RNA sequence: GCCUCCAUAGCUCAAUUGGAUAGAGCAGGCGCGUUCUAAGCGUCCGGUUGGGGGUUCGAGUCCCUCUGGAGGCG
Numbered sequence: 001g002c003c004u005c006c007a008u009a010g011c012u013c014a015a016u017u018g019g020a021u022a023g024a025g026c027a028g029g030c031g032c033g034u035u036c037u038a039a040g041c042g043u044c045c046g047g048u049u050g051g052g053g054g055u056u057c058g059a060g061u062c063c064c065u066c067u068g069g070a071g072g073c074g
Stems, first nucleotide, its partner, number of pairs: 001073007010026004019057001028044005050066005
């Protein structure tokens, strides 16, 4: 220098052929529970879907570019 893949909540991950208000578990708050803890249960909170631009009635998903990471070729 070239090629491929990845980037979604604090963490680990889903999200169908482009079409619900982007979800789950863990973590966190509150409550139940207990003599007190713990386990367990309920509920709540938590997102500029890496940045920017484009296509579209509609983008996490498609296109371009940049950034970061992993791998391969030279």
Molecule: transfer RNA
Organism: Candidatus Gottesmanbacteria bacterium